[in-house]
Context: one part of a larger RNA
């Protein structure tokens, strides 16, 4: 000086409390350990591994396993010699791949030859998802969006330092006031930035519809007030009053306003911890394979399964289920693509096909939620796992191992032990839409509206964190 203290004294946070819905039981989805296998491919390990890397494993992917191949090589630059190509069509043969056979098939040109490509050599190099993140760069978690970290100069002390940064207020802030051997200064805060919430203005087509004209229909003429889309502006600065408080800083209150003290929300991550993750994005340094630890290819695996945990779906029902007819978004994607109407079909979906590079057309039907009508407290009209049967779609292929349909079948489970998570407002809870990723293939990811709460007395206590202070077996 700092790091610890089951010392102390002050502050903060969903950290307790006060509440709400939830894991922990069930079934089942998906990750992980373990066990198993020829392989179950690697990595991720308390908070900060475990719906993580994967924004999508049937083959590809794919790095693993078994079989079969090749060996200047699937890929890239250079040398010789050779052929006129390469591709392209046909066959042969395999389980494919390689392999093998015929056939078609090239520019310039000073006639030497050149340019491309392919074979064939010969080395020099190609290749490595091989190891080491404890050797690195780049990248990212965390503590934490916490209020820290720190120079200069100047004092002060032998000196390691310490002052400044401490103190007396405040504040979400090392924010600001006042004081002080300090004086300023940087890196954080905080403004700048998109995004919401109000009005004005410029424009009005594909969007809109107040008067007029007129439909089934803002179709249509007309019109650009509203909505609205998108450009530019304006507004919130404690600005005005009042109390407090040192007349300050600053704090209640209150007015006015669409909004009021950071207005809600995001982007942003100081000096540094964790030898923190990542050599498997990418780059690389040194080991190590080179007829192989590289390269291609079938099939298989990554989907196994006595087990155990982690996230999450779906439930246990009546504030319900299920039927019947009606309403009200928002934010997306769409051309190898979204695909209306109509017909088919109980249904997934077929078939035809308009339209539309889309504020115009498609997707799409929002669903929770009123209205009526049944069910009557039951393992049921709850709940849907399993399994059978006969289908539809993707895709060369759905047997391992695809998703979705009808019809049969109807386990568990009747609110969950110790224990534990999440949320303070348009929030939790519930409700459904939509996109990446993608041929197919979400309960998961990422956003996006709809309905919409309870509760906060307070800081003694649990758990992280800031500050001053005092011990000190620690460095």
């Nucleotide at each position: 000086u700092g790091a610890c203290g089951g010392g102390g004294a002050c502050c903060c946070g969903c950290a307790c409390a006060a509440g709400c819905g939830g894991u922990g039981g069930a079934g089942c989805a998906u990750g992980u350990g373990g066990u198993u296998u020829a392989a179950u491919u690697c990595g991720a390990a308390g908070c900060a591994a475990c719906g993580c890397g994967a924004a999508g494993a049937a083959c590809c992917u794919u790095a693993c396993c078994u079989g079969g191949u090749c060996u200047u090589g699937a890929c890239a630059u250079c040398c010789c010699g050779g052929u006129g190509a390469c591709g392209g069509c046909a066959g042969a043969g395999u389980a494919a791949u390689g392999u093998c056979u015929g056939u078609u098939u090239u520019c310039c040109u000073u006639c030497g030859g050149g340019a491309c490509a392919c074979c064939g050599g010969u080395g020099a190099c190609a290749g490595g998802u091989g190891g080491u993140g404890c050797a690195u760069g780049g990248u990212u978690g965390u503590c934490g969006u916490c209020a820290g970290c720190u120079c200069g100069u100047g004092u002060c002390g032998u000196g390691a330092g310490a002052u400044g940064u401490u103190g007396g207020g405040u504040u979400a802030g090392g924010u600001c006031c006042c004081g002080c051997a300090a004086c300023g200064a940087g890196c954080g805060c905080a403004a700048c930035c998109c995004u919401u919430g109000u009005c004005c203005u410029u424009a009005g087509u594909a969007g809109c519809c107040a008067g007029c004209a007129g439909u089934a229909a803002g179709a249509u003429g007309g019109g650009c007030a509203c909505u609205c889309u998108a450009g530019g502006g304006a507004g919130a600065c404690u600005g005005c009053c009042g109390g407090g408080g040192a007349u300050a800083a600053c704090u209640c209150g209150g007015a006015g306003g669409a909004a009021g003290g950071u207005g809600g929300g995001g982007a942003c991550g100081a000096c540094g911890u964790c030898a923190a993750a990542u050599c498997a994005u990418c780059a690389u340094g040194c080991c190590c394979c080179u007829u192989a630890u590289g390269a291609c290819u079938u099939g298989g695996g990554c989907u196994a399964c006595a087990c155990a945990c982690g996230u999450g779906c779906u439930a246990c029902a009546a504030u319900g289920g299920c039927g019947u007819a009606a309403a009200c978004a928002a934010a997306g994607a769409g051309a190898a693509g979204c695909g209306a109407c109509c017909c088919c079909g109980u249904g997934a979906g077929g078939g035809c096909a308009a339209g539309c590079a889309a504020a115009c057309c498609u997707c799409a039907a929002a669903a929770a939620u009123a209205a009526c009508g049944u069910c009557u407290c039951a393992g049921u009209u709850c709940g849907g796992a399993u399994u059978g049967u006969a289908g539809u779609c993707u895709g060369c292929a759905a047997c391992u191992c695809g998703a979705c349909u009808a019809c049969a079948u109807g386990a568990a489970g009747c609110u969950g032990g110790a224990a534990u998570c999440g949320c303070u407002a348009g929030u939790a809870a519930u409700c459904g839409c939509a996109g990446a990723u993608c041929a197919g293939a979400a309960u998961g990811c990422u956003g996006c509206g709809g309905u919409g709460a309870a509760u906060a007395c307070g800081u003694u206590c649990c758990c992280g964190g800031g500050u001053c202070u005092u011990g000190c077996a620690c460095a």

The part of an RNA shown here (small-subunit ribosomal RNA, 3' major domain) has 475 nucleotides and comes from an uncultured bacterium.
The coordinates come from a structure-prediction model, not an experiment, and the mean pLDDT is 82.